The part of an RNA shown here (small-subunit ribosomal RNA, 5' domain) has 523 nucleotides and comes from an uncultured bacterium.
[in-house]
Context: one part of a larger RNA
């Protein structure tokens, strides 16, 4: 100088940023991930018209209107959000590879969307069970699920044949044989589905080199190291498995054993360096400890699922339920860190033609001088230099000090009153054009959490706002009383044992100033 700080005094205002650095401990309650009726079958309340009844305002039923709460499909849930416990390793940084590979949505491009089938969840009836859930039966729909068909695409075997290369081979042509799609809705404008091709974008490997300490850690390794054949994978590889062969690594630090998320960056420093990794960005990794894989383009998945395992909490003792390192709050821990807030207006993201609905991401407020800026606590004139204080060489003199009092002025900032924003432009809705007929342009219209906020006028009136902390030297500032090696001070040096500028106190002075000191830690 600096800090995510903390204490201890002390405190007026605003912007703008930060806020559990400890126990990856436990967690009460709410909320964080949903949407589509333009995929489907069913449909309760309430509503309107009709009929019956009769206690005349009810019940009971037809039909229409409605569209809750579940259900089946879908597409999301792998993203956002949090934490750093493991992790000294291809995790990270960086450089370049894949002739060894995947990629939903989107963009572009070409091509299909015929024809038929069985079923199951709701709904319904019977049951079991404190619960949590569950058995059985009947019935039913689809963009669900299974045939056919058609394929010039694509994938797969064999053969030909041209080029090519980096070794296992690649490219292209070709002939013959296998297999391999699909779905509709619809307000007829749309909009969704199948194959295939490029693209983008994410994602998966793999190589070099770099990337903490300790030799008081010197030998480590058996799928260990290489081949060969299969296996598996979206590929590559001892990834696995059988056989061969003995090898791989190690003084340029293998193995071990502390500690520790990697970069960008952040503090200092002329700089070389050194410390560090909060906020913000990238990347890994973990989601109560452990483990497995399921579904998917995509996890071995925080708010999915199975098993163990430790701890809560229900039971009717037969059994079940839970995971906050999501925002908020509790509770322990600690020197210490916040609200059980307000909206989807805006960015963005998820479904959905769209309205839109749904977001503790995010945008905005509350709390904290916790840090960084700014601003104000007036400003001018005023000596017989009052009073009081303090000092001294004491009928006086310095000093405090233009400093008070007294005049006059100003009004940031308080406080009155008022007016009061950009942030908003779209989507969509009216209408008009235009044309390639579903797009495009133009015009008005809808829509604001903050917030009656910021902001500007206005009303009063110096009016509402000054501390800490230090004065022996380094070190800017120095007398007087009190104490008497005692109380006590101190970062070093040191200072007190009766004249203490070093203890305390008061006058006076000095430095910083809404802060000012101490402590702790880096340079």
């Nucleotide at each position: 100088g600096a800090u995510g700080a903390a204490c201890g005094c002390u405190a007026g205002c605003g912007g703008g940023a930060g806020g559990c650095u400890u126990a990856a401990u436990a967690c009460a309650u709410g909320c964080a991930a949903g949407u589509c009726g333009a995929g489907c079958g069913a449909g309760a309340a309430a509503u309107u018209a009709g009929g019956u009844g009769c206690u005349u305002g009810c019940a009971c039923u037809u039909a229409a209107u409605g569209g809750a709460c579940a259900g089946c499909g879908g597409c999301g849930c792998a993203c956002g959000g949090g934490u750093g416990a493991g992790u000294a390793a291809c995790g990270c940084g960086u450089a370049c590879a894949c002739a060894a590979u995947c990629u939903a949505c989107c963009u572009u491009u070409c091509a299909g969307a015929g024809u038929g089938g069985a079923a199951u969840a709701g709904c319904c009836c019977c049951g079991g069970g404190a619960a949590a859930c569950u058995g059985g039966g009947a019935u039913u729909a689809a963009u669900a699920c299974c045939g056919c068909a058609u394929a010039g695409u694509a994938u797969u075997a064999u053969g030909a044949a041209a080029c090519c290369g980096c070794a296992u081979g690649g490219u292209u042509u070709u002939a013959u044989g296998a297999u391999u799609a699909a779905a509709g809705c619809u307000c007829c404008g749309g909009u969704g589905c199948u194959g295939a091709a490029a693209g983008a974008u994410g994602a998966g490997u793999g190589u070099g080199c770099g990337u903490a300490c300790u030799a008081u850690u010197a030998g480590c390794u058996a799928g260990u190291u290489g081949g060969u054949a299969a296996g598996g994978u979206a590929a590559u590889g001892g990834c696995u498995u059988a056989c061969c062969a003995a090898g791989g690594c190690u003084a340029c630090g293998a193995u071990a054993g502390u500690u520790a998320g990697g970069g960008g960056g952040c503090g200092u420093g002329a700089g070389a360096g050194c410390g560090u990794g909060a906020c913000c960005c990238c990347c890994c990794a973990c989601a109560c400890g452990g483990g497995u894989a399921c579904u998917g383009a995509g996890a071995c998945a925080c708010g999915g699922a199975c098993c163990c395992g430790a701890c809560u909490c229900c039971u009717a003792c037969g059994g079940g339920a839970g995971g906050c390192a999501g925002c908020a709050g509790u509770a322990a821990g600690g020197a210490a860190u916040a609200u059980u807030g307000g909206a989807c207006a805006a960015u963005g993201g998820g479904c959905g033609c769209a309205a839109g609905c749904c977001u503790g991401a995010u945008c905005c407020a509350g709390c904290c001088a916790u840090c960084c800026c700014g601003c104000g606590u007036g400003c001018a004139g005023g000596a017989u230099g009052a009073c009081g204080g303090c000092c001294c060489u004491c009928u006086g003199g310095g000093u405090u000090g233009u400093a008070a009092a007294c005049u006059g002025c100003u009004u940031u900032u308080a406080u009155u009153a008022g007016a009061g924003a950009a942030g908003a432009a779209a989507c969509c809705c009216c209408a008009a054009g235009a044309u390639u007929u579903a797009u495009c342009u133009u015009g008005g219209g809808c829509u604001g959490a903050c917030g009656g906020u910021a902001u500007c006028u206005u009303u009063u009136g110096a009016a509402u706002a000054a501390g800490c902390a230090c004065c022996g030297g380094c070190u800017a500032a120095c007398u007087c009383c009190g104490u008497g090696c005692c109380a006590g001070c101190a970062g070093c040096c040191g200072c007190g044992g009766u004249a203490a500028u070093a203890c305390g106190g008061a006058g006076g002075g000095u430095g910083c100033a809404a802060g000012c000191g101490u402590u702790a830690u880096c340079c």

The RNAcentral record of the full RNA draws on ENA. Model confidence (mean pLDDT): 84 of 100.